[in-house]
RNA sequence: GUGGUGGUGUGCGACGGUCGCGGCCCGCCUCGCGCGGGUCGAGGAAAGUCCGAGCUCCACAGGGCAGGCUGCCAGGUAACGCCUGGGCGCCGGAAGGCGAUGGACAGGGCCACAGAGAACAGACCGCCCGUCCGUGAAGGCGGGUAAGGGUGAAACGGUGAGGUAAGAGCUCACCGCACGACUGGCAACAGUCGUGGCACGGCAACCCCCAGCCGGAGCAAGGCCAAAUAGGCGGCGAGGUCCGGCCCGGACCGCCUGAGCCGCGGGUAGGCCGCUCGAGAUGGCGGGUGACCGCCAUCCUAGAUAGAUGACCGUCCGGGCGCUCCGCGCUCGAACAGAACUCGGCUUACGGCACCGCCACCCCU
Numbered sequence: 001g002u003g004g005u006g007g008u009g010u011g012c013g014a015c016g017g018u019c020g021c022g023g024c025c026c027g028c029c030u031c032g033c034g035c036g037g038g039u040c041g042a043g044g045a046a047a048g049u050c051c052g053a054g055c056u057c058c059a060c061a062g063g064g065c066a067g068g069c070u071g072c073c074a075g076g077u078a079a080c081g082c083c084u085g086g087g088c089g090c091c092g093g094a095a096g097g098c099g100a101u102g103g104a105c106a107g108g109g110c111c112a113c114a115g116a117g118a119a120c121a122g123a124c125c126g127c128c129c130g131u132c133c134g135u136g137a138a139g140g141c142g143g144g145u146a147a148g149g150g151u152g153a154a155a156c157g158g159u160g161a162g163g164u165a166a167g168a169g170c171u172c173a174c175c176g177c178a179c180g181a182c183u184g185g186c187a188a189c190a191g192u193c194g195u196g197g198c199a200c201g202g203c204a205a206c207c208c209c210c211a212g213c214c215g216g217a218g219c220a221a222g223g224c225c226a227a228a229u230a231g232g233c234g235g236c237g238a239g240g241u242c243c244g245g246c247c248c249g250g251a252c253c254g255c256c257u258g259a260g261c262c263g264c265g266g267g268u269a270g271g272c273c274g275c276u277c278g279a280g281a282u283g284g285c286g287g288g289u290g291a292c293c294g295c296c297a298u299c300c301u302a303g304a305u306a307g308a309u310g311a312c313c314g315u316c317c318g319g320g321c322g323c324u325c326c327g328c329g330c331u332c333g334a335a336c337a338g339a340a341c342u343c344g345g346c347u348u349a350c351g352g353c354a355c356c357g358c359c360a361c362c363c364c365u
Stems, first nucleotide, its partner, number of pairs: 001361010013316007021041008043336001047347002050345005055218004067214005072086005087101001088099004102209002107207002109203003124149002126145007157175006176198001177196008222273004232264005239253006280299008317333007
């Protein structure tokens, strides 16, 4: 330099000014949520709501069954289906990437099509021996064989040599596999040696077995204060309303079951709490390969409720484009998006800017 590979930060400017909005504090007043001042005011994903928790209410003796989820090993964590490190398999020349990756002699089930044969299998074409016919070749019959061809995702070890009529773990070497011992490792697993002639195909993202975990609903959780109206309960309790005339009369309602008044309690509207100090943030030191953990110091960093966080100007800064290139001019400061109880993850969306590690090849010194 070229090509590749794995990641990180920032999330959009800084300062000053002028208006505007929400929370809190202070002050003033004509007390109106009025004016003035101060202070704080969106995200890395606030998103999807996919996992795991805190918190709240409900349920709950203990154990089992059923059901669901997870699934190599070790570690991290409050916990997880997350993260870190390692093992194994596959891909890549490498950096690196991908993998739901426990158990197939506990049992059941399945293995399409093709093919002779798909699980304690099989002989289609072949190969070989014998025999019949035959000049021979070819062919018929009987037998041996599974090396070669062919089918298939998969054909009951592979390669080579010996051996044989031809063949065959029939025998041998290496590889694979199984079993045993030893060594390394916490473990998953790996290596070495020995034994065995090969027996034990695949699928568990089919049932199943094994191991671990698992109550339900969710801040519209839940709690407090509490009108009007209607109804409920308790107490007191005999009159009340209307019309006519003018102090009397009439009509209606009520008087066991109660008009009216008072009180209590539940609930609604409305208000308040929950609500933001928390498995917190930043910095330093220390431990660990790492995820992460410990100690110390400092800090407080949105809490709205139909839902506030916006706009403009100037200077600087940064990006892009152009030019007459020490510089100037123009233009932009964006994309995805936007809190609503709070955390830890995962996933998805995203314009730009600034970086880092590693691998391969080439060139120069």

Bacterial RNase P class A from a Gemmatimonadales bacterium, 365 nucleotides, folded computationally. A source record names the gene rnpB. The organism belongs to Gemmatimonadales, within Bacteria. Its mean pLDDT, the model's own confidence on a scale to 100, is 75. It matches the Rfam family "Bacterial RNase P class A". Rfam classes the family as a ribozyme.